This is a predicted structure of an 85-nucleotide RNA (c-di-GMP-I riboswitch aptamer) from Carboxydothermus hydrogenoformans Z-2901. RNAcentral holds the sequence, with entries from Rfam and Ribocentre. Lineage of the source: Bacteria > Bacillati > Bacillota > Carboxydothermus > Carboxydothermus hydrogenoformans.
[in-house]
RNA sequence: CUUUGUCAAUAGCAAACCCGGCGAAAGCCGGCGACGCAAAGCUACAGGGGCUAAAGCCGUAAGGCUAUGCCAGCCAGCUGCCGAA
Repeated sequence: CUUUGUCAAUAGCAAACCCGGCGAAAGCCGGCGACGCAAAGCUACAGGGGCUAAAGCCGUAAGGCUAUGCCAGCCAGCUGCCGAA
């Protein structure tokens, strides 16, 4: 450097539920808690995909469209610890 996570060690993260807060919502933050994770570290207009639709537009209405709001624990990209080959 490449491949790899069967085995070892040391650490790390923390789904759902519940509680508090923020938000129109999606969702986020804190607490609690572990479903899982060898990248569950980082990256969200300028890779794909997904969620929401306040404002705006359309509509008599029901409703529809739309990201400027989100998701990295969907794929992807970048970086990286330890062991093994």